[in-house]
The part of an RNA shown here (small-subunit ribosomal RNA, 5' domain) has 472 nucleotides and comes from an uncultured bacterium.
Context: one part of a larger RNA
RNA sequence: GUAACGAACGCUGGCGGCAGGCCUAACACAUGCAAGUCGAACGCCCCGCAAGGGGAGUGGCAGACGGGUGAGUAACACGUGGGAACGUACCCUUCGGUUCGGAAUAACUCAGGGAAACUUGAGCUAAUACCGGAUACGUCCGAGAGGAGAAAGAUUUAUCGCCGAAGGAUCGGCCCGCGUCUGAUUAGCUUGUUGGUGAGGUAACGGCUCACCAAGGCGACGAUCAGUAGCUGGUCUGAGAGGAUGAUCAGCCACAUUGGGACUGAGACACGGCCCAAACUCCUACGGGAGGCAGCAGUGGGGAAUCUUGCACAAUGGAGGAAACUCUGAUGCAGCGAUGCCGCGUGAGUGAAGAAGGCCCUUGGGUUGUAAAGCUCUUUCGUCGGGGAAGAAAAUGACUGUACCCGAAUAAGAAGGUCCGGCUAACUUCGUGCCAGCAGCCGCGGUAAUACGAAGGGACCUAGCGUAGUUC
Numbered sequence: 001g002u003a004a005c006g007a008a009c010g011c012u013g014g015c016g017g018c019a020g021g022c023c024u025a026a027c028a029c030a031u032g033c034a035a036g037u038c039g040a041a042c043g044c045c046c047c048g049c050a051a052g053g054g055g056a057g058u059g060g061c062a063g064a065c066g067g068g069u070g071a072g073u074a075a076c077a078c079g080u081g082g083g084a085a086c087g088u089a090c091c092c093u094u095c096g097g098u099u100c101g102g103a104a105u106a107a108c109u110c111a112g113g114g115a116a117a118c119u120u121g122a123g124c125u126a127a128u129a130c131c132g133g134a135u136a137c138g139u140c141c142g143a144g145a146g147g148a149g150a151a152a153g154a155u156u157u158a159u160c161g162c163c164g165a166a167g168g169a170u171c172g173g174c175c176c177g178c179g180u181c182u183g184a185u186u187a188g189c190u191u192g193u194u195g196g197u198g199a200g201g202u203a204a205c206g207g208c209u210c211a212c213c214a215a216g217g218c219g220a221c222g223a224u225c226a227g228u229a230g231c232u233g234g235u236c237u238g239a240g241a242g243g244a245u246g247a248u249c250a251g252c253c254a255c256a257u258u259g260g261g262a263c264u265g266a267g268a269c270a271c272g273g274c275c276c277a278a279a280c281u282c283c284u285a286c287g288g289g290a291g292g293c294a295g296c297a298g299u300g301g302g303g304a305a306u307c308u309u310g311c312a313c314a315a316u317g318g319a320g321g322a323a324a325c326u327c328u329g330a331u332g333c334a335g336c337g338a339u340g341c342c343g344c345g346u347g348a349g350u351g352a353a354g355a356a357g358g359c360c361c362u363u364g365g366g367u368u369g370u371a372a373a374g375c376u377c378u379u380u381c382g383u384c385g386g387g388g389a390a391g392a393a394a395a396u397g398a399c400u401g402u403a404c405c406c407g408a409a410u411a412a413g414a415a416g417g418u419c420c421g422g423c424u425a426a427c428u429u430c431g432u433g434c435c436a437g438c439a440g441c442c443g444c445g446g447u448a449a450u451a452c453g454a455a456g457g458g459a460c461c462u463a464g465c466g467u468a469g470u471u472c
Stems, first nucleotide, its partner, number of pairs: 003471003008467004014344006021336001022302001027300003031297003036061003041058002044055004068255003077180007086172002091168008099133004108123006139148003181227003188218003193215008230252004234245004257278005280291004308334001310333003316330001317328004347377004357368004381413001383408005391399001416461005421442003427456005437444002
């Protein structure tokens, strides 16, 4: 000097479109909402004349997605390219089957305990809940014998399901090569450590675990240790090579008050599930209980600093359901703030008596300045009135009477900020007198200051303009 920013501060501020908005305390959280659904699996209870509706419970599927955050992690975490010893609910294709029985239990009733959270006993009942038998050339285990599965429902008769096997698709687990910050003022590190045999375990390979045996393995091509850090596509800058960075959007990973653990399940060691411990907060009848916003809003606190306790499921997508539909702070929208980018406006033409006023002056005049006034027009934006979409495929629109169109009135409602000694575009007067002050660097100011303060004039940018910060 130039460009950039999730930006901040000062002065100022008309409109619209699009985007973005706790970078700090992974600090603590009041309140509301953020994950339910299915009566076409099941028995009850309530309302109702009935049709039907509602309720809790058993059961199924989904709560492993979606949403948040970046604390930890220097690692097969990520990126990229390969690999073999695996799993995969729902979905698709193919083949076969869907048989005979049984015993319970919640709900409910009765009787209790407790302040509450909740809980105990007895009795009754159903199922697509649970258990047993049969059935299998084919699947798995096994040398063989033998062992392992099944369930129905419908006011709709057309289907939806269920079990076993094979294949596919999708998603995931695992292994490896290479790449990925700084420090040697960290030089040695390691005992399940390195390898083997056997066993266990896992969906699966493997010291993953265990017993025994051997004594190995890593390291100056930087092991170990310490510090810092989520990684990437990308983003910013730069002619490029590079340097810096990882907000928003997308992919992966990790975490869910802190630490540990498993259960269920196709899938979790599970943000709005369970158990234990800890800190904190709350309730309590002092015996005992309840909680987890790094979901969306919102509060306190911290901070230079970052928004509404909004509307709707209309669209897109997700869960459940045969469907109607229900749920969805995902999402779609609206609100707030010049936070950024882009666009528009704040008028146009004419107008010399070069008005008045201001400022300067050599007192002649010059300048502000066609600027104003005046005259003639226009009406973007904004305001008011009227009409009024698309987004939705039959119905269904939160946004929204929105975008847009037509009409009306009036120049009317709409300009500031910084700078003017050189760098660097832009100069005079007055005040001050090494004072007050300025300053990015050089430097200005001690009585004629273009450098301080004010005024007039000017330069630059413009709904912004400056200052400080960071990066190139």
The full RNA is in RNAcentral, with records from ENA and Greengenes.